[in-house]
RNA sequence: GCCGAGGUGGUGGAAUUGGUAUACACGAAGGUCUCAAAAUCCUUUGCUGGUAACGGCUUGCGGGUUCAAGUCCCGCCCUCGGCA
Numbered sequence: 001g002c003c004g005a006g007g008u009g010g011u012g013g014a015a016u017u018g019g020u021a022u023a024c025a026c027g028a029a030g031g032u033c034u035c036a037a038a039a040u041c042c043u044u045u046g047c048u049g050g051u052a053a054c055g056g057c058u059u060g061c062g063g064g065u066u067c068a069a070g071u072c073c074c075g076c077c078c079u080c081g082g083c084a
Base pairs, nucleotide, nucleotide: 001083002082003081004080005079006078007077010026011025012024019067027045028044029043030042031041046057047056048055049054060076061075062074063073064072
């Protein structure tokens, strides 16, 4: 240099044909239980504004298409694999 795969909450990792972003697990916080603790079980858990109701933002970065984009298209950055 060329070809291919990938980048999503604190971490791993889903999202089917473009149609509720963050399922599920781990971790964390609170509770339950116990003399106490561990384990179990229950609840909550992207960020942000707000007392609340509710609102805004968010899939590596920047654009485009579309009523609607994590998903399709273009450019760029980064990681992994292959070829030379």
Notes: The RNA shown here (transfer RNA) has 84 nucleotides and comes from a Candidatus Parcubacteria bacterium. Rfam family: tRNA. Its mean pLDDT, the model's own confidence on a scale to 100, is 82.